[in-house]
Context: one part of a larger RNA
RNA sequence: AGACGGGGGCCCGCACACGCGGCGGAGCAUGUGGAUUAAUUUGAUGCGACGCGAAGGGCCCUUCCUCGGCUUGACAUACAUCAGAUCCAUGUUGAGAAGUAGUUUCCCUUUGUGGCUGGUGUACAGGUGGUGCAUGGUUGUCGUCAGCUCGUGUCGUGAGAUGUUGGGUUAAGUCCCGCAACGAGCGCAACCCCUGUCUUAUGUUGCCCGCAUUUGGUUGGGGACUCAUGAGAGGCUGCCGGGGUCAACUCGGAGGAAGGUGGGGAAGACGUCAAAUCAUCAUGCCCCUUAUGUUCAGGGCCUCCCCCAUGAUACCAUGGUCGGUACCACGGGGCGGGACCCCGUGAGGUGGAGCGAAUUGUUGAAAGCCGGCCUCAGUUCGGAUUGGGGUCUGCAACUCGACCCCAUGAAGUCGGAGUCGCUAGUAAUCGCACAUCAGCCAUGGUGCGGUGAAUACGUUCCCGGGCCU
Numbered sequence: 001a002g003a004c005g006g007g008g009g010c011c012c013g014c015a016c017a018c019g020c021g022g023c024g025g026a027g028c029a030u031g032u033g034g035a036u037u038a039a040u041u042u043g044a045u046g047c048g049a050c051g052c053g054a055a056g057g058g059c060c061c062u063u064c065c066u067c068g069g070c071u072u073g074a075c076a077u078a079c080a081u082c083a084g085a086u087c088c089a090u091g092u093u094g095a096g097a098a099g100u101a102g103u104u105u106c107c108c109u110u111u112g113u114g115g116c117u118g119g120u121g122u123a124c125a126g127g128u129g130g131u132g133c134a135u136g137g138u139u140g141u142c143g144u145c146a147g148c149u150c151g152u153g154u155c156g157u158g159a160g161a162u163g164u165u166g167g168g169u170u171a172a173g174u175c176c177c178g179c180a181a182c183g184a185g186c187g188c189a190a191c192c193c194c195u196g197u198c199u200u201a202u203g204u205u206g207c208c209c210g211c212a213u214u215u216g217g218u219u220g221g222g223g224a225c226u227c228a229u230g231a232g233a234g235g236c237u238g239c240c241g242g243g244g245u246c247a248a249c250u251c252g253g254a255g256g257a258a259g260g261u262g263g264g265g266a267a268g269a270c271g272u273c274a275a276a277u278c279a280u281c282a283u284g285c286c287c288c289u290u291a292u293g294u295u296c297a298g299g300g301c302c303u304c305c306c307c308c309a310u311g312a313u314a315c316c317a318u319g320g321u322c323g324g325u326a327c328c329a330c331g332g333g334g335c336g337g338g339a340c341c342c343c344g345u346g347a348g349g350u351g352g353a354g355c356g357a358a359u360u361g362u363u364g365a366a367a368g369c370c371g372g373c374c375u376c377a378g379u380u381c382g383g384a385u386u387g388g389g390g391u392c393u394g395c396a397a398c399u400c401g402a403c404c405c406c407a408u409g410a411a412g413u414c415g416g417a418g419u420c421g422c423u424a425g426u427a428a429u430c431g432c433a434c435a436u437c438a439g440c441c442a443u444g445g446u447g448c449g450g451u452g453a454a455u456a457c458g459u460u461c462c463c464g465g466g467c468c469u
Base pairs, nucleotide, nucleotide: 007469008468009467010466011465012464013463015459016458019422020421021420022419023418026313028311029310030309031308033306034304035303042053043052064299065298066297068295069294070293073124077123078122079121080120081119082118083117084116090101091100092099093098106115107114108112126288127287129286130285131284135282136281137277138276139275140273142271147186148185149184150183151182152181153162154161155160166177167176168175192265193264194263195262197233198232199231200230201229202228203227207222208221211220212219236259239253240252241251242250243249315415319374320373321372322371323370324369325368331362333360336355340351342349343348381412386407387406388405389404390403391402392401428451429450430449431448432447433446434445
């Protein structure tokens, strides 16, 4: 000078408390461990690994295993030398990769040390092999916490101190006052994006008050409204009052769509953890070189006594089921999304209108509302499991796809110790869209809107953090 303390003081955070809903019990999905296996490729391991890398494991991916092939090689450059086009179509062997038989057959500026293709040879290629404790780059975490430093000066023999401490205040090293300090930098805040109000300009594919028309903004027409796209305004403790050091600031009020950072995002200081990644990529060194390279077929990554993590579904009456009926937003669409008619109980099938889309379709959102039934049961709850029959994608659904119909109808009656999330359009609950993608093991992820709470006395205690000592 730091770090630490079951030392002290001050302060903060869904940290506790107050509330609401979960997990831990059940069966299932996914991931890990373990076990198993020819292989079950591999990385990640307290928070900060475990629905994580993986925004899609039937083949491929693929790295793993078994078997069959190749060895200048699947891919690149150069040289020497030889031959000639290559591609494609066909027969045949084979699981295929490939082999074999046969057909066809190059270009010209400079006719060559040319271009192109193949063979042989040499340099070399290649490696998802090792080391993240040799590295770059990228990322997590403390933590969006309020800190981390520098120049000059001063003090100290010096390490260092001061500034950055103190009194107030703030979300904040935010600001004010004081002070041997005076200034400055990286952070904070602001500048950026979305959202909430208004004005203005422009109205097509959007909208429809008024005028006609009409099943229907459908058509004429219109720019008022909604909305869209631009440009502006608006919020600054600006105004009033109380408190306060005539300060910073704080409490209350007015006006206002919005009030004290309006709400949300992006943005992460100096550094810490030899944190993660050599399997995105790049890269030093080491290792393999008829194999640790490369290619093919099949298998595996999907196993299953068990353990853990994260989810989704339930155990119901604020519900289940049947019928009718209402209202979104974000998105994506051409090898695409597909209206509509018909066929099928259904998944779906046949045909294919309009649409590269404010025009067309995806798309009738669901919870909700209005009625009927069920009446407390392992049930009209719950849907696992299993049998049978189908549909679709795709060379191909056996290992190992999703969906539909009929039948079957496990466990489960609210979950021990313990533990998690959340302070407002939040939790809870309800559906919709998208990325990846032929299809899909998506209950995951990323977004979108609908309905819409309760509670916070307070900071003694638990956890983490900041300042002083």